A computed fold for a 1402-nucleotide RNA from an uncultured bacterium, annotated as small-subunit ribosomal RNA. It matches the Rfam family "Bacterial small subunit ribosomal RNA". On this family, see Yusupov et al., Science 2001: "Crystal structure of the ribosome at 5.5 A resolution". RNAcentral holds the sequence, with entries from Greengenes.
RNA sequence: AGAGUUUGAUCCUGGCUCAGGAUGAACGCUAGCUACAGGCUUAACACAUGCAAGUCGAGGGGCAUCAUGGAGGUAGCAAUACUCCGAUGGCGACCGGCGAAUGGGUGAGUAACACGUAUCCAACCUGCCCCGUACUCAGGGAUAGCCCUUAGAAAUGAGGAUUAAUACCUGAUUGCGUCCGGAGGCUGCAUGGCCUCCGUACUAAAGAUUCAUCGGUACGGGAUGGGGAUGCGUCUGAUUAGGUAGUAGGCGGGGUAACGGCCCACCUAGCCUACGAUCAGUAGGGGUUCUGAGAGGAAGGUCCCCCACAUUGGUACUGAGACACGGACCAAACUCCUACGGGAGGCAGCAGUGAGGAACAUUGGUCAAUGGGCGCAAGCCUGAACCAGCCAAGUAGCGUGAAGGAUGACGGCCCUAUGGGUUGUAAACUUCUUUUUCCGGGGGAUAAAGUGAGCCACGUGUGGCUUAUUGCAGGCACCCGGUGAAUAAGGACCGGCUAAUUCCGUGCCAUCAGCCGCGGUAAUACAGAAGGUCCGAGCGUUAUCCGGAUUUAUUGGGUUUAAAGGGAGCGUAGGUGGAAAGGUAAGUCAGCCGUCAAAUCCGCGGAGCUCAACUCCGUUCAGCGGGUUGAUACUGUUUUUCUUGAAGUGCGCAAGAUGCAGGUGGAAUUCCAAGGUGUAUCGGUGAAAUGCUUAAAAUCCUCAAAAAACUCCUAUUUGCGAAAGCAGCUUGCUGGGGCCCAAAUGACACUGAGGGUUCUAAGGGGCGGGUAUCAAACAGGAUUAGGAUACCCUGGUAGUCCGCACAGUAAACUAUGGAUGCUCGCGGUGCGUGGAAUAUCCUUACGCCGCCUAGGGAAAGCGUUAAGCAUCCCACCUGGGGAGUACGCCGGCAACGGUGAAACUCAAAGGAAUUGACGGGGGCCCGCACAAGCGGAGGAACAUGUGGUUUAAUUCGAUGAUACGCGAGGAACCUUACCCGGGCUUGAAAGGGAGUCGACGGCAGGCAGAGACGCCUGCUUUCUUCGGACGGCUUCCUAGGUGCUGCAUGGUUGUCGUCAGCUCGUGCCGUGAGGUGUCGGCUUAAGUGCCAUAACGAGCGCAACCCUUAUCGUUGGUUACCAUCGGGUGAUGCCGGGGACUCCAGCGACACUGCCAUCGCAAGAUGUGAGGAAGGCGGGGAUGACGUCAAAUCAGCACGGCCCUUACGUCCGGGGCUACACACGUGUUACAAUGGGGGGUACAGCAAGCAGGUCCGCGGCGACGCGGGUCGAAUCCCUAAAACCCCUCCCAGUUCGGACUGGAGUCUGCAACCCGACUCCACGAAGCUGGAUUCGCUAGUAAUCGCGCAUCAGCCAUGGCGCGGUGAAUACAAUCCCGGGCCUUGCACACACCGCCCGUCA
Repeated sequence: AGAGUUUGAUCCUGGCUCAGGAUGAACGCUAGCUACAGGCUUAACACAUGCAAGUCGAGGGGCAUCAUGGAGGUAGCAAUACUCCGAUGGCGACCGGCGAAUGGGUGAGUAACACGUAUCCAACCUGCCCCGUACUCAGGGAUAGCCCUUAGAAAUGAGGAUUAAUACCUGAUUGCGUCCGGAGGCUGCAUGGCCUCCGUACUAAAGAUUCAUCGGUACGGGAUGGGGAUGCGUCUGAUUAGGUAGUAGGCGGGGUAACGGCCCACCUAGCCUACGAUCAGUAGGGGUUCUGAGAGGAAGGUCCCCCACAUUGGUACUGAGACACGGACCAAACUCCUACGGGAGGCAGCAGUGAGGAACAUUGGUCAAUGGGCGCAAGCCUGAACCAGCCAAGUAGCGUGAAGGAUGACGGCCCUAUGGGUUGUAAACUUCUUUUUCCGGGGGAUAAAGUGAGCCACGUGUGGCUUAUUGCAGGCACCCGGUGAAUAAGGACCGGCUAAUUCCGUGCCAUCAGCCGCGGUAAUACAGAAGGUCCGAGCGUUAUCCGGAUUUAUUGGGUUUAAAGGGAGCGUAGGUGGAAAGGUAAGUCAGCCGUCAAAUCCGCGGAGCUCAACUCCGUUCAGCGGGUUGAUACUGUUUUUCUUGAAGUGCGCAAGAUGCAGGUGGAAUUCCAAGGUGUAUCGGUGAAAUGCUUAAAAUCCUCAAAAAACUCCUAUUUGCGAAAGCAGCUUGCUGGGGCCCAAAUGACACUGAGGGUUCUAAGGGGCGGGUAUCAAACAGGAUUAGGAUACCCUGGUAGUCCGCACAGUAAACUAUGGAUGCUCGCGGUGCGUGGAAUAUCCUUACGCCGCCUAGGGAAAGCGUUAAGCAUCCCACCUGGGGAGUACGCCGGCAACGGUGAAACUCAAAGGAAUUGACGGGGGCCCGCACAAGCGGAGGAACAUGUGGUUUAAUUCGAUGAUACGCGAGGAACCUUACCCGGGCUUGAAAGGGAGUCGACGGCAGGCAGAGACGCCUGCUUUCUUCGGACGGCUUCCUAGGUGCUGCAUGGUUGUCGUCAGCUCGUGCCGUGAGGUGUCGGCUUAAGUGCCAUAACGAGCGCAACCCUUAUCGUUGGUUACCAUCGGGUGAUGCCGGGGACUCCAGCGACACUGCCAUCGCAAGAUGUGAGGAAGGCGGGGAUGACGUCAAAUCAGCACGGCCCUUACGUCCGGGGCUACACACGUGUUACAAUGGGGGGUACAGCAAGCAGGUCCGCGGCGACGCGGGUCGAAUCCCUAAAACCCCUCCCAGUUCGGACUGGAGUCUGCAACCCGACUCCACGAAGCUGGAUUCGCUAGUAAUCGCGCAUCAGCCAUGGCGCGGUGAAUACAAUCCCGGGCCUUGCACACACCGCCCGUCA
């Protein structure tokens, strides 16, 4: 000293929370010793029991009791016991004196002269104590006790007799006493006080004794203690604003120690209060304590001072002192005793009990010390006090060992696990020490005090000496010796804040949490363990206070938008205030004095406990308030001046929608059973309807009426006004401001309260008018996924207008209070002044606007009209919600306004700016996105996939676009993962080690079984360098899993999207997030390029490089080709040959807006341009930026973690994945004549091929079969189909269509039942072009036609991937739908509009 938390990120505002210190604490876990300090904060609740105030016999009468002595008697005598004698020591009770008013406890009450501080009492008292003066004379009568009688249960009395005193009373004496009256003097701030003298009146005393003394009375003084008065200070609330009749004062009395309405009679009507009276709530006050840098804030336990109280309330008595804690009386509540008639009591003294509570101790010891009461004293009493006991409840000190010791032991834990790391020099082990514990012994001080006795000295009550005696704590502290590491470590925490991390368990469960937050199967946040961190006889938690919090801001904050400027003026109190001089000295400053008790705190210097804490001694500075003496700069006050502030006056000038009242003008609207025109609609809307209208509307014209508002000029420009506000023209009255000049006054000013008063838009209410338009409410019609009490329409009343009086609020906004001064400029404009070169320019003053410098601001923005720099005054704010609500009060006719909370709840709410995403915001642009076209889907049947349902199982995955002829490029068994059943368990497969056997295997046959598998018989059977190899079996170590998690992952893939974007370095801008670059203009398919430019460059993307296709050249020429030459056939490049052509496959060329024209700065664009095979990217493919969707896949593969192990592994047989009311997607075939059928006939390319492709011959209607050939391929396979030609059908459920079914077959295969394809014959279903809606395609494309391939024994292929043949139509345009890119704007969204969020109900 700060930190966490609002956001995707940022800056700010702002609250919440944490780290620190403290406590009379409590709770949890733990606990060895010592010293010191502390210990009912709650029920001022109730209390059993014991103790806490007595003492004096040197005041007294006495003798219940004890002791001593004496006397006599009795018990046989003695000891002893009993009786008598107050004679002695003493002494219960009693009279009397002093004390009991201190000490000790508590904090209920009290907001007050209660407390603190200072001053005063000339208005007072004071026992015991000290000093001084004087005195202590003479008498008297009672009474308690004791005794007798008597009442009562008791407490307690009643009567009689007798008696004493330092008890009580009377008289005398004195006055330096008191009161009254008179005279004189001195003195004080004042009421007044003091002294002297005279007169009158009144009041005293006590004795005791051991003869040393102790007392008693009066007066004066002192000391101490108390009483009273006053200034200042002392909590919260105004949602408490008025209070007060003994109240305020006076005269006179009473009372008191004393003043005083303290009390009383009379008189006056005052007194307190916004500087907070009264009332309500809370509370003992201070020294001090805690915290804080301080200023402050909070507290008042222990100790000290003061106050108050003693069950509650009241009252007095005694006394020096009380209205009295352990006294009295009365009343009340409670408790106890009782013989029911009556009585007793007061722990907030010390212990202790119950209760309350989270919570606080022993019914201890001693008067040894300190202190107190009484006493001459010894002494007695003392729960004051000193000690001890209990309690980690605090502070301080000490200890629980020290040194060495690595193989870094065992064990635990962790990891990348044959090995390491950590616990850890820690342990074991060796040596050493002995504080502390335990045992034994010694043991001082607190007593140099006090007391008794004796002696001495002098100052006669003090000192000295001798002697005797007094210790609770306690045989304690301390010291010595002995034994022996021996007797002694825990608590909290480890996600960030905040020092310290791993594993296992759990699985939004159980929990944690101070704030943020953690936990939904890999939790550093839960629980446990290991390790670590912090503190340590303690550690944490909870509660409370201060701090951090500058978050109430005096020090030290703010108010345009975050909370916050009053709607505006005038003005009272108050606050603040121009220049000069003099006086004063209140504020201010300085010196001195007194004071702020002690203790405490801080600094310094010491001392005592072994140290420390603790305790003791000495001392300084500073501060509050008081007194006194000075100073006079500033403020105040007072006096005299001044003119610059200010106001007002005069002459003059100009401007203005300032206000009030009156007059007047035209247009429009509406109305009229006015007149005319005119005939069927009008009106209204997105579209309609309600409405009006043949009883004549609408339309048009004329006349009349009425009310309201002022079109244009006129610009949301400008002016005026304090604000609200003010606009036709004109008249009258009137307020204010500005400019120029002049004189005069002389600070007269500014602000302005929650004191006062005035004005205050719209709407509202009252009374009375008025009512044309418009128009809440209301009515009707529409609209509306349900409603539409709305938006739209037709009507329509209050109201809108005027007068009078209310109301008093607005986003009453410049969201910016008023005044004054200072601080760069530029531009526009309104109205004045002065000047000049007079359409204009310059100057100056007052206004209204725009841009900007410095500056300040969180930024946006402000910026001489400040939100800058300063001064003065007022108002207001202190997290969000609850709430401008409730209650109360005030105002109002009401509506409502003003003032204005709390409980509870949240960790945010908010401001400005940034980047994205989004918008039924804007601009620009693109895409088969729309449009224009062609062909389809959606209707039918079938195929296939999916959902659903079903099932023993219908294995699993994929699910908007981006799943659904998808994984699967081919499920009859296998595949296969699913179901049923039957087997195996080192296992179906692979590797290694060990042991054992010699085979393993093959052939043939048999038995059981569904098979896997099992059993049996016969024959046959290894190599070797002898180590072994190979194989089988047994055993051990590794297995295996299409089980789970694609939200733990790798890899791969889809989509946005082949969209044009995504970023970086340096620089610059910004407090920052970020921006710039990448924006702007033009252009492009393109962030493609050019220009411009605080940016300059660069990277990933685009393009290009690659493949293919289109043209040409060149090289090469077999299996391809055949122009030329030759040979040959029924025919064919068939053969010899050729290297021209085609073709094949290598290398090159070509295309670049290069040329021309137009436009353009350029980039580039355009052209029925040229040339060219091809023209503006020539066509197609591959190639997919940063990223998004926790997108898909653990079942292609790989892989972390979890799970199964005679099974979730593996083998086999059978079944299923092919089910079927239904729904959807993708396809095929059709519905026919641009067609179907029959016949004839022509032209491809890609590709594959030996378990194969096939040719030929024969057989079969055919699928196909049999036989013989050919090709491992530019050689063979190798014939395309549509098209074209001819014939037929004649618009129909057909010669269309072919599903379904029956029969007969073929082929593959171990096997076609579930469940294959194909062929032939027969049967011949739906369907006649398909609703809303929707898909593909821009040229060799769509459409249409056939061919090939992969997988594959076969095939459910109409699918997928390729190939060629034939071969179109249309694109006006950029309005709309969908998707995308860039710029801009708004935003309360950021999981980002499938967002956020409001209300009702549950």